[in-house]
Context: one part of a larger RNA
RNA sequence: UUGGGCGUAAAGGGCGUGUAGGCGGUUUGGUAAGUCGAAUGUGAAAUCUCACGGCUCAACCGUGAAACUGCGUUCGAAACUGCUUAACUUGAGUACGGGAGAGGUGUACGGAAUCCCUGGUGUAGCGGUGGAAUGCGUAGAUAUCAGGAAGAACACCGGUGGCGAAGGCGGUACACUGGCCAAUACUGACGCUGAGGCGCGAAGGCGUGGGGAGCAAACAGGAUUAGAUACCCUGGUGGUCCACGCAGUAAACGGUGAACACUAGGUGUAGCGGGUAUUGACCCCUGCUGUGCCGCAGCAAACGCAUUAAGUGUUCCGCCUGGGGAGUACGGCCGCAAGGUUAAAACUC
Numbered sequence: 001u002u003g004g005g006c007g008u009a010a011a012g013g014g015c016g017u018g019u020a021g022g023c024g025g026u027u028u029g030g031u032a033a034g035u036c037g038a039a040u041g042u043g044a045a046a047u048c049u050c051a052c053g054g055c056u057c058a059a060c061c062g063u064g065a066a067a068c069u070g071c072g073u074u075c076g077a078a079a080c081u082g083c084u085u086a087a088c089u090u091g092a093g094u095a096c097g098g099g100a101g102a103g104g105u106g107u108a109c110g111g112a113a114u115c116c117c118u119g120g121u122g123u124a125g126c127g128g129u130g131g132a133a134u135g136c137g138u139a140g141a142u143a144u145c146a147g148g149a150a151g152a153a154c155a156c157c158g159g160u161g162g163c164g165a166a167g168g169c170g171g172u173a174c175a176c177u178g179g180c181c182a183a184u185a186c187u188g189a190c191g192c193u194g195a196g197g198c199g200c201g202a203a204g205g206c207g208u209g210g211g212g213a214g215c216a217a218a219c220a221g222g223a224u225u226a227g228a229u230a231c232c233c234u235g236g237u238g239g240u241c242c243a244c245g246c247a248g249u250a251a252a253c254g255g256u257g258a259a260c261a262c263u264a265g266g267u268g269u270a271g272c273g274g275g276u277a278u279u280g281a282c283c284c285c286u287g288c289u290g291u292g293c294c295g296c297a298g299c300a301a302a303c304g305c306a307u308u309a310a311g312u313g314u315u316c317c318g319c320c321u322g323g324g325g326a327g328u329a330c331g332g333c334c335g336c337a338a339g340g341u342u343a344a345a346a347c348u349c
């Protein structure tokens, strides 16, 4: 270097954007760098291969041939790749048009519930459990009514429904804003992927300042138990919430990288369009986009996947190479720290 793989056996980067690089639609002319052919020069000897010969054979040696798959020069070919020229519209994009949506950010508002405070009614229990106890309550609790305050989350609708690149997103209104969809016109390959880089990134954690109703690591008490540093109960602080920074990890999962093309069907659902029909809603037929289920060929070790592929192909990136040691040590980089990232070896089975 070639050869094998990555849903579950080791293996898809958490996700995007994009630099270098790699790869790249249709047609015409030119060129001749790659490519192909021919000639010529060179490619030391030895070695290797073949033939013949010499040591009694062999190893070994000698002679000859072939080979040295390479490189230089010259001439030629022009299909493919490259470069260049002129054009094209299918890929891609722009404008016009359109509707659905928990897509994002900010501001304002709303009701139910919970806890607390004040007042009224009212009296001996409440709470909790498998059963209890700790706890709360005659300083009037629990229950109930009225008023007030606070913070957090948004019942029903709600749906293998929707949106988002992923993480994720759910009360209402407004403002700003991203993506999406189809026909027509226009631009005319402007594309795909993407090492580094940059950005985003649940929960938990950290810094500063707020906030703190409920819940609740730590902690305390009561139980249980042989013990009980737990499971159960009563409390309860960080935290959970907000603003601005940091951190950068997850079973970040569809355990399935991105893009394009092709390959039987059936049946739901969401959005959009067309047709038939109707007073109209509905219904019926049909196409596209998304999202589910079943299933043929094919694939697969099996499970299963199956037009949303794990099928058939092309391009590019990432990753794997027996178990443990170990995602550890050392070093580098990053971080306030916690730690993250890159990443071995001895030894052992």
Stems, first nucleotide, its partner, number of pairs: 004320003007303002012317001014200004021193003025088003029084003033081002035077008049065006091190001092187004097181002103177007110154001114150001116148006125136002162169002205246006214240002219235004257316006265294011298305002322349003331342004
Small-subunit ribosomal RNA, central domain from a metagenome, 349 nucleotides, folded computationally. The full RNA is in RNAcentral, with records from SILVA. Model confidence (mean pLDDT): 85 of 100.